A computed fold for a 72-nucleotide RNA from Polymastia littoralis, annotated as transfer RNA.
RNAcentral holds the sequence, with entries from ENA.
The coordinates come from a structure-prediction model, not an experiment, and the mean pLDDT is 81.
It matches the Rfam family "tRNA". About the family: Transfer RNA (tRNA) molecules are approximately 80 nucleotides in length. It is annotated as a transfer RNA.
The source organism's lineage runs through Eukaryota, Opisthokonta, Heteroscleromorpha, Polymastiida and Polymastia.
The same sequence occurs in records of 2 taxa.
RNA sequence: GUUUCUAUGGUCUAGGGGUUAAGACAUUAGGUUUUCAACUUAAAGACAAGAGUUCAAAUCUCUUUAGGAAUG
Numbered sequence: 001g002u003u004u005c006u007a008u009g010g011u012c013u014a015g016g017g018g019u020u021a022a023g024a025c026a027u028u029a030g031g032u033u034u035u036c037a038a039c040u041u042a043a044a045g046a047c048a049a050g051a052g053u054u055c056a057a058a059u060c061u062c063u064u065u066a067g068g069a070a071u072g
Base pairs, nucleotide, nucleotide: 001071002070003069004068005067006066007065010025011024012023013022018055027043028042029041030040031039048064049063050062051061052060
């Protein structure tokens, strides 16, 4: 250089065009407990960026960015 894969809360994953983006762990608050832990109830928190297609895009297409792999 070329080809190819990946990018979703703090972390790990689901969602592969359609009406609240789901779950676990973690965090915060309440309950319980003499306190901590554990348990329980609740809350906050995310689609890498830009463009295109579409009535509708996290999802499809292109480009860029970052990371990985193969090949030269």